[in-house]
Context: one part of a larger RNA
RNA sequence: GGAUGAACGCUGGCGGCGUACCUAACGCAUGCAAGUCGAACGGACCCUGUGUAGCAAUAUAUAGGGUUAGUGGCAAACGGGUGAGUAACACGUGGGCAUCUACCUCGAAGUGGGGAAUAACGAGCCGAAAGGUUCGCUAAUACCGCAUACGAUCGAGAGAUGAAAAGUGUAGCAAUACACUGCUUUGAGCGGAGCCUGCGGUCGAUCAGGUAGUUGGUGAGGUAACGGCUCACCAAGCCCGUGACCGAUAGCUGAUCUGAGAGGAUGACCAGCCACACUGGCACUGAGAGACGGGCCAGACUCCUACGGGAGGCAGCAGCGAGGAAUAUUGCACAAUGGGCGCAAGCCUGAUGCAGUAACGCCGCGUGAGGGAAGAAGACCUUCGGGUUGUAAACCUCUUUUUGUAUCGACGAGUGAGGACGGUAGAUAUAGAAUCAGUCUCGGCUAACUACGUGCCAGCAGCCGCGGUAAGACGUAGGAGGCGAGCGUUAUCC
Numbered sequence: 001g002g003a004u005g006a007a008c009g010c011u012g013g014c015g016g017c018g019u020a021c022c023u024a025a026c027g028c029a030u031g032c033a034a035g036u037c038g039a040a041c042g043g044a045c046c047c048u049g050u051g052u053a054g055c056a057a058u059a060u061a062u063a064g065g066g067u068u069a070g071u072g073g074c075a076a077a078c079g080g081g082u083g084a085g086u087a088a089c090a091c092g093u094g095g096g097c098a099u100c101u102a103c104c105u106c107g108a109a110g111u112g113g114g115g116a117a118u119a120a121c122g123a124g125c126c127g128a129a130a131g132g133u134u135c136g137c138u139a140a141u142a143c144c145g146c147a148u149a150c151g152a153u154c155g156a157g158a159g160a161u162g163a164a165a166a167g168u169g170u171a172g173c174a175a176u177a178c179a180c181u182g183c184u185u186u187g188a189g190c191g192g193a194g195c196c197u198g199c200g201g202u203c204g205a206u207c208a209g210g211u212a213g214u215u216g217g218u219g220a221g222g223u224a225a226c227g228g229c230u231c232a233c234c235a236a237g238c239c240c241g242u243g244a245c246c247g248a249u250a251g252c253u254g255a256u257c258u259g260a261g262a263g264g265a266u267g268a269c270c271a272g273c274c275a276c277a278c279u280g281g282c283a284c285u286g287a288g289a290g291a292c293g294g295g296c297c298a299g300a301c302u303c304c305u306a307c308g309g310g311a312g313g314c315a316g317c318a319g320c321g322a323g324g325a326a327u328a329u330u331g332c333a334c335a336a337u338g339g340g341c342g343c344a345a346g347c348c349u350g351a352u353g354c355a356g357u358a359a360c361g362c363c364g365c366g367u368g369a370g371g372g373a374a375g376a377a378g379a380c381c382u383u384c385g386g387g388u389u390g391u392a393a394a395c396c397u398c399u400u401u402u403u404g405u406a407u408c409g410a411c412g413a414g415u416g417a418g419g420a421c422g423g424u425a426g427a428u429a430u431a432g433a434a435u436c437a438g439u440c441u442c443g444g445c446u447a448a449c450u451a452c453g454u455g456c457c458a459g460c461a462g463c464c465g466c467g468g469u470a471a472g473a474c475g476u477a478g479g480a481g482g483c484g485a486g487c488g489u490u491a492u493c494c
Stems, first nucleotide, its partner, number of pairs: 001494004006490005013365006019358002021323001026321003030318003035074003040071002043068011081276003091200007099193003104189008112146001114144002121136006152161003166181006202248003209239003214236008251273004255266004278299005301312004329355001331354003337351001338349004368398004378389004403431006412421001438483005443464003449478005459466002
C1' cells in the first nucleotide's frame, strides 16, 4: 500500500447493487416451512332438481353439484440449513465396471377370467390423557391365485419359471364403438446413483514399529454389484524411513485476497461434492433413505399427568434466552422463476420474488454556480506599523441536481383476465439557496505552526522519543494539511 462476513470512537443527506451469529453443532415459547389427487374407492354431511305416499309437516327412491375423516396412488430421498465429525478414494482430476435406476423419451407385445379380506362405519368396553381393544358390515388402480408369454430369467439342450387395473369423455335407449389418461412384460436412451483405481493437496520422529479378519487361498453366505463384506477351513502373511502406526489440526474444490511473477494466505457470500440433523445404535417402507420437520431402542434434557403413564427435538423462515467486541422483521406474495400432486381448473411451496433493519462493503450523486474589497465586523497573532482568517462573508445575478407540494404513472404478463413489489421507479408543473459536513493530523519518519495554560505534574506515544518555567511532541485557541458521508483506531492476511 492492498484486503476484510469485521468491531470500537466521533460524525452522518440520498440512491443502486450486494452482504449480515465468524462466539454456544448452547437451550428453545409461538406461528408457519410438504403436500396433493373425488377422473382409484366405499361412506358421511350440505345444496339443487325429479318421482312415489300423504291435506300437510314429513318419509322414501333417484339424478346432479359441493365439502371431506378414512382406504389407495404419487410426492415426502428434492428443495432449505449447518460444518460437529472426517487426513479418508472424503475431495479434485484422469481411467475403469462386476452393477441399479421412479418419473421422462423412442420401440415391441399384452391388458382375459376369478377369489378372499380390511379401514372408514355401526355396537360394546378400557384409559386423566396419549391412545387401545372386542364383535359385526363394506369398496377399490389395496391384496391373492388361474389363463396367456412377443420380449425376459434359468438351463449345454430338451424344457421350466414368470404379468397386468382400471378410470374419464364423446356417440348411442342399450349392447357397444372410438378417444384420452393409466396398468403389465421387455429393449434402447436421457439424466441420476453405486463400486474399483493412478495421481494431487496439513503439522509433529520429544510418535518407530504397526496389524489376528490382520494378508492371501478354497468353499459357502450376502449384496443391485466386485470384494474378508460375513462365516468355516488352510497357509503366514500384509504395511513401514518414498514416514507405517500414533497424536494434533482441518469439511474438500471451483475460487477469493495479495503479489510484476513465482509464491504466500484464506475457503464468508455464489457454484459442485461430502458429512451431519438432541447424543449413540438399529432396521422398516421404497426406484432411491440406514430418512432434518418418518419409525424403534437406549441416554441426557424440557414439558404434561388423575402418579398408572405420556409428549418433544429450529444446524428450515421469522423470533426468544444465553454466550459474545459483534451480526437483521415473530413482514408481503405465490404476480414472476422453479418444484410436488392433479386430465385440468387448481392447491401447496419461509424454495423463490419482494419489502423492512444496519454507512457492513462497493459504486454514483448532493450539501450550490458566477460576480463581489488592496480587503467589513469578530477572532487570533503582532516588532503596534501591521498581518492572517479572506472572495471567505455580506451584497448582486442565476440555477433547482437534491428537497417539499400537486397531477399523471409503468416495464416486469407470454394468453383474454390476473402484479406481492407499488401509487414504487419514472414524467410534468410549482416553491425556494432553500433541507444536508465531518473526522484525523500538524517534532522526524510524514503533507501541515504560532500563542496561551501546565511545569518529569497532568498527559502523549506506531518507532525514535516528548513533559523537571520561554514545550512547533501534553491541554486549549487561531491557523494549516489529509481524506470526505465518511474519518480515525484495533484485529487479521499478503
The part of an RNA shown here (small-subunit ribosomal RNA, 5' domain) has 494 nucleotides and comes from an uncultured bacterium. The RNAcentral record of the full RNA draws on ENA, Greengenes and SILVA. Its Rfam family is "Bacterial small subunit ribosomal RNA". Model confidence (mean pLDDT): 86 of 100.